[in-house]
RNA sequence: GGCAGGGUAGCUUAGUUGGUUAAAGCACAUCACUCAUAACGAUGAGACCGUGGGUUCGAUCCCCACCCCUGCUA
Numbered sequence: 001g002g003c004a005g006g007g008u009a010g011c012u013u014a015g016u017u018g019g020u021u022a023a024a025g026c027a028c029a030u031c032a033c034u035c036a037u038a039a040c041g042a043u044g045a046g047a048c049c050g051u052g053g054g055u056u057c058g059a060u061c062c063c064c065a066c067c068c069c070u071g072c073u074a
Stems, first nucleotide, its partner, number of pairs: 001073007010026004019057001028044004050066005
């Protein structure tokens, strides 16, 4: 350099033939329980989806460019 896959919450992932303010586990906060901690339980906060542009009535999803990560290849 070429090809392929990926970038969504602090971490690990899901998601959608484009459509009503995006889901789960762990972690975190509060409460409850306990002599206390942990575990279990309840509640809650947290990402507008890598960046920019385009198509569209409408984009996390489609198209283009760029950035980053992984693998294969030269």
Molecule: transfer RNA
Organism: Microgenomates group bacterium